[in-house]
RNA sequence: UCCCUGAUAGUAUAGUGGUCAGUGCGCCUGUCUCAAAACCAGGAGGCCGAGGUUCGAUUCCUCGUCAGGGAG
Numbered sequence: 001u002c003c004c005u006g007a008u009a010g011u012a013u014a015g016u017g018g019u020c021a022g023u024g025c026g027c028c029u030g031u032c033u034c035a036a037a038a039c040c041a042g043g044a045g046g047c048c049g050a051g052g053u054u055c056g057a058u059u060c061c062u063c064g065u066c067a068g069g070g071a072g
Base pairs, nucleotide, nucleotide: 001071002070003069004068005067006066007065010025011024012023013022018055027043028042029041030040048064049063050062051061052060
């Protein structure tokens, strides 16, 4: 320098052009308990950034940033 893959909640991850963006763990509140844990019920919190296509983009396209892998 070039090529490929990826970026979604605190963490690990699923997902699809529209209908609520879900799941496990974690966190908060309630229930229970003498108290705590577990169980149960409820809740907060998220699509890497910019632009484009589209009636509509987390999803498709371009550029950038970061991470991993490969070629020279």
Predicted 3D model of a 72-nucleotide RNA (transfer RNA) from Trichomalopsis sarcophagae. Its mean pLDDT, the model's own confidence on a scale to 100, is 82. Its Rfam family is "tRNA". Gene Ontology term of the family: triplet codon-amino acid adaptor activity.